This is a predicted structure of a 391-nucleotide RNA (Bacterial RNase P class A) from a Vicinamibacterales bacterium. A source record names the gene rnpB.
């Protein structure tokens, strides 16, 4: 993007004409217009009715790097930073771990107010000379693990360690660039207890509630019946997603139960944060300007059916340019190989023929169309999609 187009028949629905009728409401002719990209999920955000004049907390619910875009949003656009990729690119539920509680199975000596199993030194002792006790230092080396008190190298030392130094790397701290998130570069400290908050929680920042079956209007019926509780301004009860304060309506009232009656029929209902072209700003999203366009409104629910032709899709068949296994003659040429040479013989090769098959374009045939139907609208996620197109 997901058929197009044309005649006929059916439906619906809107404007003029026309005929009857005259509350409403019918017929006719001829005219314009009739289901999506998703109409689907009900996940978010809203226009819009109501409720209502409509604060202040507490719980609660989203969200969560920056910076923009919208009416808005949990959306989109741009960037940072993190990861995966060879890359083009893709992913992010991305604020705090010293506020504080809680986890980290099993394995290991120890899993965070965590460490000595093996091992390495060094004393002092016993021996069968292989070992093997006790005291003391150590955390580099090994194990175990998804992670084990920063990493690599170099010096030191009994033997080791940031114990020391050199890069990295962490805290601090200045500087340059950037709106910003952060990048990059100086100095400076040997400097330490991970991982996890899609665990509970802290910090920021947002939130009124139902909902077109929302509501407005006409008409019409009933049995204005019966039981309860409370009240009458010193305030019953209602209103406000849930509490709490306020705040405001409120009087033969008002909350409950029980039984009885209607549920028709206009609206609300399509001009709307709308669409199509061109200009301009912007990386983008998008916004402004200017000129067009009116493109479903049904009411138990209409937008179909049928031919022709057309476009795609896949399949057989024949096929043009081209490919092409192979193969024939002469001829050229390379190499081996026979000959004293002339030659000759065998393999490639290269020209000129034939050629089985394959086959763009084109032709003919007959077949096939995904996912899936408006019910207030509109921005968005997210799911389903045969095929095609674009990057």
């Nucleotide at each position: 993007c997901g058929g197009g187009u044309g005649a006929c028949c059916g439906c619906g629905u809107c404007a003029u004409g026309c005929g009857a009728a005259g509350u409403g409401g019918c017929g006719c002719c001829g005219g314009g217009g009739g289901a999506g990209g998703a109409a689907a999920g009900u996940c978010c955000g809203a226009a819009c009715u109501c409720c209502a004049c409509a604060g202040g907390g507490c719980a609660g619910u989203g969200c969560g790097c920056c910076g923009g875009g919208u009416a808005a949003c949990g959306c989109c656009c741009g960037g940072g930073c993190a990861g995966g990729g060879u890359a083009a690119c893709c992913u992010g539920a991305c604020g705090g771990a010293c506020a504080g509680u809680g986890g980290c199975a099993c394995a290991g000596a120890a899993a965070a107010a965590a460490u000595a199993c093996c091992g390495c030194c060094c004393u002092c002792g016993c021996u069968u000379c292989g070992g093997u006790g006790a005291g003391g230092g150590u955390a580099a080396g090994g194990g175990u693990g998804a992670a084990a008190a920063g990493g690599u190298g170099c010096g030191g030392u009994a033997a080791g360690a940031g114990c020391g130094c050199a890069c990295c790397g962490c805290g601090c701290u200045c500087g340059u660039g950037g709106c910003a998130a952060c990048a990059c570069g100086g100095g400076u400290g040997g400097c330490a207890g991970g991982c996890a908050a899609a665990a509970c929680c802290c910090c920021g920042c947002a939130c009124g509630g139902a909902g077109c079956a929302a509501g407005a209007c006409c008409a019409a019926a009933u049995a204005g019946g019966g039981g309860g509780g409370c009240g009458a301004u010193u305030g019953a009860g209602g209103a406000c997603g849930g509490c709490c304060c306020g705040u405001c309506c409120g009087a033969a009232g008002c909350c409950u139960c029980c039984g009885g009656g209607u549920a028709g029929g206009u609206u609300g209902c399509u001009u709307g944060a709308u669409u199509c072209c061109g200009g301009c700003a912007g990386c983008a999203a998008u916004g402004c300007c200017g000129g067009g366009a009116c493109u479903a409104g049904a009411g138990g629910a209409a937008u179909g059916a049928u031919c022709g032709u057309u476009g795609c899709c896949g399949c057989g068949c024949c096929g043009u340019a081209g490919c092409g296994a192979g193969u024939g003659u002469c001829a050229g040429c390379c190499a081996g190989c026979c000959g004293a040479a002339a030659g000759g013989c065998u393999g490639g090769u290269u020209c000129c023929g034939c050629g089985a098959g394959c086959g763009a374009a084109g032709g003919c045939g007959g077949g096939g169309g995904a996912c899936a139907g408006a019910a207030u609208u509109c921005g968005g996620c997210u799911u389903a999609u045969a095929g095609g197109c674009u990057u």
Its Rfam family is "Bacterial RNase P class A". Rfam classes the family as a ribozyme. Model confidence (mean pLDDT): 75 of 100. RNAcentral holds the sequence, with entries from ENA. The organism belongs to Vicinamibacterales, within Bacteria.